[in-house]
RNA sequence: GAAGUAGGCAAGGUGGUCGCUCCUCCGAUUCCGAGGAGGGGAGGAAAGUCCGAACUCCACAGGGCAGGGUGGUCGUUAACGGCGACUCGGGGUGACCCGAAGGAAAGUGCCACAGAAAGGAAACCGCCUCCCACGGAACGGUUGGGGGUAAGGGUGAAAGGGUGAGGUAAGAGCUCACCAGUACCUCGGGUGACCGAGGUAGCUCGGCAAACCCCACCCGGAGCAAGACCAAAUAGGGGAGGGAAAAUGGUGGCCCGCCAGAGCCUCCCGGGUAGGUUGCUUGAGCCGUUCAGCAAUGGACGGCCCAGAUGAAUGACCGCCGCUCCAUGGGGAGUAAUCCCCAUGGGGAACAGAAUUCGGCUUAUUGCCUACUUCAACC
Numbered sequence: 001g002a003a004g005u006a007g008g009c010a011a012g013g014u015g016g017u018c019g020c021u022c023c024u025c026c027g028a029u030u031c032c033g034a035g036g037a038g039g040g041g042a043g044g045a046a047a048g049u050c051c052g053a054a055c056u057c058c059a060c061a062g063g064g065c066a067g068g069g070u071g072g073u074c075g076u077u078a079a080c081g082g083c084g085a086c087u088c089g090g091g092g093u094g095a096c097c098c099g100a101a102g103g104a105a106a107g108u109g110c111c112a113c114a115g116a117a118a119g120g121a122a123a124c125c126g127c128c129u130c131c132c133a134c135g136g137a138a139c140g141g142u143u144g145g146g147g148g149u150a151a152g153g154g155u156g157a158a159a160g161g162g163u164g165a166g167g168u169a170a171g172a173g174c175u176c177a178c179c180a181g182u183a184c185c186u187c188g189g190g191u192g193a194c195c196g197a198g199g200u201a202g203c204u205c206g207g208c209a210a211a212c213c214c215c216a217c218c219c220g221g222a223g224c225a226a227g228a229c230c231a232a233a234u235a236g237g238g239g240a241g242g243g244a245a246a247a248u249g250g251u252g253g254c255c256c257g258c259c260a261g262a263g264c265c266u267c268c269c270g271g272g273u274a275g276g277u278u279g280c281u282u283g284a285g286c287c288g289u290u291c292a293g294c295a296a297u298g299g300a301c302g303g304c305c306c307a308g309a310u311g312a313a314u315g316a317c318c319g320c321c322g323c324u325c326c327a328u329g330g331g332g333a334g335u336a337a338u339c340c341c342c343a344u345g346g347g348g349a350a351c352a353g354a355a356u357u358c359g360g361c362u363u364a365u366u367g368c369c370u371a372c373u374u375c376a377a378c379c
Base pairs, nucleotide, nucleotide: 001375002374003373004372005371006370007369008368009367010366012321013320014319015318016317017316018315020041021040022039023038024037025036026035043351047362048361050360051359052358053357054356055223056222057221058220067219068218069217070216071215072086073085074084075083076082087101088099089098090097091096102214103213107212108211109208110207111206124153125152126149127148128147129146131145132144133142134141161179162178163177164176165175166174180204181203182201183200184199185198186197187196188195189194227278228277229276230275237269238268239267240266241265242264248260249259250258251257285304286303287302288301289300290299291298292297323348324347325346326345327344328343329342330341331340332339333338
């Protein structure tokens, strides 16, 4: 210098002018509140709304089924599918990174194409062969059929331990030695996942559970447009009175009587809507010091109060300074590669914006710093 790996920090400062929103105080004009003063005013992701909670309402004796989620161990936390440390497996030359990482020997299912066969399987070629057929004097032979064989060939991502010896008609863990793996036992280390050593068993029985499934653990639903309170206008509902000695209906054979009785008028009551208030920001809070712990995290002490809008504020312009890049000039360090400083001019500064509140994850994005790795060049 190039290419990387891990971690961390910042997200400009200040002044002027004009504005926005919330709170407190003063207050022209005792009410009203014009105006004034002081103070607060976005983020590391406020985003996606993917997990987990607080809070609120609804449901709910307890248990089970169904459904969904999670899946190494130990820890951490209010909780989590988060985080930390470790184990195992995988990737990278390396710094380091990644892993839904229980069970395939409970059962079912699937394994494209190719291939004879995709399983406790399979005989296509090859190898061997008592026999049949052909042929032949006989030995021998093969163009066919049967049987044995998983050593060799071929197919495939995968044919299921490997090497050697014995063995056999030919072969085969069929037997043996060594190596690899698996299961079990013993001992040792570790809280544990697991690791190390020794022994026994020919046990070598393919893969897929992000296929069904089995095992263990967890899970009620909806969400601040939750929920609570106040409450118009208009329309509608209920009640009382008037209308009313009425119309009409009921009772009854008919009349009287008795009972019911709308529209309309007056008053009262309660529900919902518009609108308003609340929930609303003091909270698993922030900062500093210190202690415990490898760490995540937790404890103690001290200090602080830090947006609360709702057609939705947090802005615009200008000056100066700082940061950074490029060009030019000057100076310095060094043997050199190269690096540093100063001046002038020009440029650049991203992603994005609260809406009940927290803990995470993920995604977007600018600049800088530290440690480490690999390679190359130069001294």